This is a predicted structure of a 106-nucleotide RNA (SAM riboswitch aptamer (S box leader)) from Lutimonas vermicola. Rfam family: SAM riboswitch aptamer (S box leader). Its family is annotated with regulation of gene expression in the Gene Ontology. The RNAcentral record of the sequence draws on MGnify.
[in-house]
């Protein structure tokens, strides 16, 4: 810097009152057991694997290399498995939409 986000995916130990990033509201989860760690399943499909297709280039030729669609995968980095990124705040006639701040991925 770019992309993405109303889909989709959860049990068990340990723990013991918080939690939904932050501030304020509002709403909600939570001793039928929150945070946090482990274990194991899982989702998804960003990296990635694999085939097709035109294309650029190297190369005497077979062939190779790079990006791009497309299509399937899911071994392997990461992520995530309550609510729209829980909703509102700025902007804009507006619930629409867009900013901006936070995730996450390259």
């Nucleotide at each position: 810097u770019u992309a993405u986000a109303a889909a989709g995916a959860a049990a068990g130990g340990c723990g013991g009152a918080g939690g939904g990033a932050u501030u304020a509201g509002a709403c909600c989860c939570g001793u039928u057991g929150a945070a946090g760690c482990c274990u194991u399943a899982g989702c998804a499909a960003c990296c990635c694997u694999u085939u097709u297709a035109a294309u650029u280039g190297u190369c005497a030729a077979g062939a190779c290399a790079g990006g791009u669609a497309a299509a399937a995968g899911a071994a392997g980095g990461u992520g995530c498995u309550a609510c729209a990124u829980u909703c509102u705040a700025c902007c804009c006639a507006u619930u629409a939409g867009g900013a901006a701040a936070g995730a996450u991925a390259a």